[in-house]
RNA sequence: GCCUCGGUAGCUCAGCCUGGUAGAGCGAAUGCCUUGUAAGCAUUAGGUCGCGGGAUCGAAGCCCGCCCGAGGCUCCA
Numbered sequence: 001g002c003c004u005c006g007g008u009a010g011c012u013c014a015g016c017c018u019g020g021u022a023g024a025g026c027g028a029a030u031g032c033c034u035u036g037u038a039a040g041c042a043u044u045a046g047g048u049c050g051c052g053g054g055a056u057c058g059a060a061g062c063c064c065g066c067c068c069g070a071g072g073c074u075c076c077a
Base pairs, nucleotide, nucleotide: 001073002072003071004070005069006068007067010026011025012024013023020057028044029043030042031041032040050066051065052064053063054062
């Protein structure tokens, strides 16, 4: 340098193909339960969807560029 995959809640990841209200589990907070703790149950908070631009009425999802991470190739002709 080229190719592939990935970047979404504190953590681990769905959702992207096929555009139309941003989600799950764990964790956290509060409450219930309990003599108390754990467990269990309920509720709540928590997001520039890596960055910028474009097309679109409308983008996490499409197109272009860039950044970061992982892996592979850089052999012959």
Molecule: transfer RNA
Organism: Candidatus Nitrosothermus koennekii